The prediction has a mean pLDDT of 82. c-di-GMP-I riboswitch aptamer from Halanaerobium saccharolyticum subsp. saccharolyticum DSM 6643, 76 nucleotides, folded computationally. Of the family's consensus pairs, 95% are formed in the model. RNAcentral holds the sequence, with entries from Rfam and Ribocentre. Rfam family: c-di-GMP-I riboswitch aptamer. Gene Ontology term of the family: cyclic-di-GMP binding. The source organism's lineage runs through Bacteria, Bacillota, Halanaerobiaceae, Halanaerobium saccharolyticum and Halanaerobium saccharolyticum subsp. saccharolyticum.
RNA sequence: UCUUUUAAAGGGUAAAACUGCUUUGAGGCAGUGACACAAAGCUAAGGAUCUCAACUUGAGAUAGCCGGCUGCUAAA
Numbered sequence: 001u002c003u004u005u006u007a008a009a010g011g012g013u014a015a016a017a018c019u020g021c022u023u024u025g026a027g028g029c030a031g032u033g034a035c036a037c038a039a040a041g042c043u044a045a046g047g048a049u050c051u052c053a054a055c056u057u058g059a060g061a062u063a064g065c066c067g068g069c070u071g072c073u074a075a076a
Base pairs, nucleotide, nucleotide: 003076004075005074012037013036017032018031019030020029021028022027035064041069042068043067046066047065048062049061050060051059052058053057
């Protein structure tokens, strides 16, 4: 440095639901909460799904859907 693996250690994130705010909407933000996650870190100029307006297509949303990129610890 690369690949594989996840026992341990240090830890990390935060589903649904509820409350408040916000948006035409998908959804977003914050608090509570903890379903789960070895990448649930980043990426919307690769797919996929969703929304609005159209009826040609345009504008948006979701990465905890797949994909891409990167990273921590230990052993071989």